[in-house]
RNA sequence: CAGGUUGGUCGGAUGAUCGCGGGUUUCCUUCGGGGGGCUCGAGGAAAGUCCGCACUCCAUAGGGCAUGGCGCCGGGGAAAUCCCGGGGCGGGGAAACCUGCCGGAUCGGGCCACAGAAAUACACCACCGCGCAAGCGGCCAGGGUGAAAUGGUGAGGUAAGAGCUCACCGGCGCGGCAGCAAUGUCCGCGGCCAGGCAACCCCCGCUGGGAGCAAGGCCAAACAGAGGUGAGCAGCGGCCCGCUGCACUUGAGCCUCGGGUAGGCUGCACAGAUAGAUGAUCAUCCAAGCCCGUUCUGCGGGCUGGACAAAAUGCGGCUUAUAGACCGGCCUGGAAA
Numbered sequence: 001c002a003g004g005u006u007g008g009u010c011g012g013a014u015g016a017u018c019g020c021g022g023g024u025u026u027c028c029u030u031c032g033g034g035g036g037g038c039u040c041g042a043g044g045a046a047a048g049u050c051c052g053c054a055c056u057c058c059a060u061a062g063g064g065c066a067u068g069g070c071g072c073c074g075g076g077g078a079a080a081u082c083c084c085g086g087g088g089c090g091g092g093g094a095a096a097c098c099u100g101c102c103g104g105a106u107c108g109g110g111c112c113a114c115a116g117a118a119a120u121a122c123a124c125c126a127c128c129g130c131g132c133a134a135g136c137g138g139c140c141a142g143g144g145u146g147a148a149a150u151g152g153u154g155a156g157g158u159a160a161g162a163g164c165u166c167a168c169c170g171g172c173g174c175g176g177c178a179g180c181a182a183u184g185u186c187c188g189c190g191g192c193c194a195g196g197c198a199a200c201c202c203c204c205g206c207u208g209g210g211a212g213c214a215a216g217g218c219c220a221a222a223c224a225g226a227g228g229u230g231a232g233c234a235g236c237g238g239c240c241c242g243c244u245g246c247a248c249u250u251g252a253g254c255c256u257c258g259g260g261u262a263g264g265c266u267g268c269a270c271a272g273a274u275a276g277a278u279g280a281u282c283a284u285c286c287a288a289g290c291c292c293g294u295u296c297u298g299c300g301g302g303c304u305g306g307a308c309a310a311a312a313u314g315c316g317g318c319u320u321a322u323a324g325a326c327c328g329g330c331c332u333g334g335a336a337a
Base pairs, nucleotide, nucleotide: 001333002332003331004330005329006328007327008326009325010324012285013284014283015282016281017280018279020041021040022039023038024037025036026035027034028033043308047319048318050317051316052315053314054313055212056211057210058209067208068207069206070205071204072086073085074084075083076082087102088101089100090099091098092097103203104202108201109200110197111196112195124143125142127138128137129136130135151169152168153167154166155165156164170193171192172190173189174188175187176186177184178183216266217265218264219263225257226256227255228254229253232246233245234244235243236242286306288304289303290302291301292300293299294298
């Protein structure tokens, strides 16, 4: 320097004009509001609403049953199906690195297509023994089937065979050693060697009550209701008289009360509310792309031009979307010193 890989940061800037929402202050007001000043006003994901919590109401003596979720180890965290580091078994890559899975299969039950004699027990062919033969018995070393058939190689052994015995290798278990641990491997011991599935039931450990800010709290018209009081009330354009109508045991009007609808306030935040303000235009600059010119790889000019996306109770995570720019680690290749 090129290519790759990984982690982090930012995600336009300044000014002018017009405009929007909140707060505060001042002036005006027909009391509805309006003008001016100052000040604050989205994101890394505000999104999906997938987890966890705060908060609120409802339910809840205690215990059991049933049922859901989680599940290698250590640390962090209020908690989480969260984060960081590590372990085991796999997959991809030359490498850096990326990526899938994770309690228990000796508690027990269940299942294992097709093929195959047999799928957790078994004898089809072959082999060996007996028998004239049919057949009976032994055996799993060989053949055959299958994803999977009693661990592999060799020797001994045997009628033929077989961990039946032995040596080595592989696995499992126990002990020792290393590590906080998961676990590892060096050593020793035990022939212990009959598979897989727990996302089938099951067993073990931890854990989970429900609904959600349209939660919930406060104030409270009208109509209806209850209690009290007890004579007026309505119309005739404002007032008086008058007239008319309706009431006066079946009760006008007025007063009081409880629950509570409309509605309002709160919950609610150094943006914030009510279906929802946080914007638009222009100029210059910055990143980037394209074209032209050139004194030729750096300048000059022109054009284009900044993604995904918008709070609605708050917070911690996860997931998804995202033009472009910057910084760092590591790997591979090349060049120079």